[in-house]
A computed fold for a 353-nucleotide part of an RNA from an uncultured bacterium, annotated as small-subunit ribosomal RNA, central domain. The full RNA is in RNAcentral, with records from ENA, Greengenes and SILVA. Model confidence (mean pLDDT): 90 of 100.

Context: one part of a larger RNA
RNA sequence: CUGGGCGUAAAGGGUCCGUAGGCGGCUUCGUAAAUCGGUAGUGAAAUCCCAAGGCCUACCCUUGGAAUGGCUGCCGAAAAUGCGGGGCUGGAGGGCGGUAGAGGCGAUCGGAAUUCCCGGUGGAGCGGUGAAAUGCGUAGAUAUCGGGAGGAACGCCAGAGGCGAAGGCGGAUCGCUGGGCCCGCCCUGACGCUGAGGGACGAAAGCCAGGGGAGCAAACCGGAUUAGAUACCCGGGUAGUCCUGGCCGUAAACGAUGAGGGCUAAGUGCGUGGUACCUCUCUGGGGUCUUGCGCGCUACAGCUAACGCGGUAAGCCCUCCGCCUGGGGAGUACGGCCGCAAGGUUAAAACUC
Numbered sequence: 001c002u003g004g005g006c007g008u009a010a011a012g013g014g015u016c017c018g019u020a021g022g023c024g025g026c027u028u029c030g031u032a033a034a035u036c037g038g039u040a041g042u043g044a045a046a047u048c049c050c051a052a053g054g055c056c057u058a059c060c061c062u063u064g065g066a067a068u069g070g071c072u073g074c075c076g077a078a079a080a081u082g083c084g085g086g087g088c089u090g091g092a093g094g095g096c097g098g099u100a101g102a103g104g105c106g107a108u109c110g111g112a113a114u115u116c117c118c119g120g121u122g123g124a125g126c127g128g129u130g131a132a133a134u135g136c137g138u139a140g141a142u143a144u145c146g147g148g149a150g151g152a153a154c155g156c157c158a159g160a161g162g163c164g165a166a167g168g169c170g171g172a173u174c175g176c177u178g179g180g181c182c183c184g185c186c187c188u189g190a191c192g193c194u195g196a197g198g199g200a201c202g203a204a205a206g207c208c209a210g211g212g213g214a215g216c217a218a219a220c221c222g223g224a225u226u227a228g229a230u231a232c233c234c235g236g237g238u239a240g241u242c243c244u245g246g247c248c249g250u251a252a253a254c255g256a257u258g259a260g261g262g263c264u265a266a267g268u269g270c271g272u273g274g275u276a277c278c279u280c281u282c283u284g285g286g287g288u289c290u291u292g293c294g295c296g297c298u299a300c301a302g303c304u305a306a307c308g309c310g311g312u313a314a315g316c317c318c319u320c321c322g323c324c325u326g327g328g329g330a331g332u333a334c335g336g337c338c339g340c341a342a343g344g345u346u347a348a349a350a351c352u353c
Stems, first nucleotide, its partner, number of pairs: 003325004007307002012321001014201004021194003025088007033081001035077008049065006091191001092188005097182003103177007110154001115149007125136002162169002206247006215241002220236004258320006266298009276288005302309002326353003335346004
């Protein structure tokens, strides 16, 4: 460079925003950059190829022809692409009106439970396991009642349910705030899609500083088990888990399936809107029809190595990005960049099968 690929065989970037770039709806006029046609010039000779000829032949040589990625000038064409002008509304965006939701941030409040402290009752055990022991308890434990403190998490509702770009989000109330969806009309008039670099966000663990610390619990210490037991089980227990500010930037960051758009049989459940109708213990609830959006299941065609996918495609197509190219060495070394560090990211080779 090219081909074939990326759910599970190697391969989708963790996610989004967006720069350059690539790509881009319907219609009309112009232009002629690119494109196409014609013509002229150029593309030195030698070499290569073809033909004929000259050395007895060959190599070699001579003459002629052909060939030469292409490039340039001029004339012409205007469908598609580009460029310029005008118009449009099926893409995109905005307005008015509704609607569901653990979407985000902050503040305040609540109950249950664990633990600890104080007091009452009570008097010998409790706890724990396969069985035990360590442990706790006559300095009164466990159990039970009353009071108090403090931290963390929010039972039922709860659903294959909902929301969010992903990570993720679940007690209640209030405040601030993002996005989605629906209905009918109005407005702008291609304003769009993707996105190398870049920026922002990004579970858990970990790091720095300051707080906090109930429960749980790496490390650690005991008790068991065992041949041993640096484990699994039991009793303790510190970082941490929580909050504020700042780092880290990873993951089976998974749907192991990039984003956007178009097209392609049906059936069924759930969530949430709209339309029409029916109905009930009528600020509301339920049902049927139809039409959107979302979350699932079954399945035709088709696809697939199979498993399976199947309008939420892994089907049929278009645009753009990322990535793969036998196993080990190795996501390692070296170098660069980033980081306080831990380390992250980019990323080989020798050698070997």